[in-house]
Model confidence (mean pLDDT): 83 of 100.
Predicted 3D model of a 105-nucleotide RNA (SAM riboswitch aptamer (S box leader)).
The sequence was found by an Rfam model in a public genome assembly.
RNA sequence: AUCUUAUCAAGAGCAGGCGGAGGGACUAGCCCGAUGAAGCCCGGCAACCGGCGUAAGCACGGUGCUAAUUCUUGCGGAGACUUUUUGGUUUCUGGGAGAUGAGAG
Numbered sequence: 001a002u003c004u005u006a007u008c009a010a011g012a013g014c015a016g017g018c019g020g021a022g023g024g025a026c027u028a029g030c031c032c033g034a035u036g037a038a039g040c041c042c043g044g045c046a047a048c049c050g051g052c053g054u055a056a057g058c059a060c061g062g063u064g065c066u067a068a069u070u071c072u073u074g075c076g077g078a079g080a081c082u083u084u085u086u087g088g089u090u091u092c093u094g095g096g097a098g099a100u101g102a103g104a105g
Stems, first nucleotide, its partner, number of pairs: 002104007013042001016041003022032003026074001028072002043066003047063004051058002070097001075094008
C1' cells in the first nucleotide's frame, strides 16, 4: 500500500510566538488568506485505545483534532415546486470517496 470495524450535526486561540503565500484530500462549486495561508512551537479540545476511578470524570501515556455538517458536490432512489419537462430548482435518503481510532496483514 491493502483489508476489517466504529465514528464523522458536539468541542477547541476573532490580540500567543516563529514563519512568510498559500489553503479548504480530489472534481465542479463556494469559501478562507498581508486585519497575515501552509508549516513548526505553545495553548486549547476530548473522538478512539491505554491508565486511574463504582461512576461522573481526569487529560496521565499513545494517536487525533482545533473556519464553514466530512463546507457543498460527484452514483442512485423518493418527495415538492416549476411556462417548456430525456430540463431546472429544492428537500430527504441509500451509497461512493475521504478523515480519525482500533485491529489484521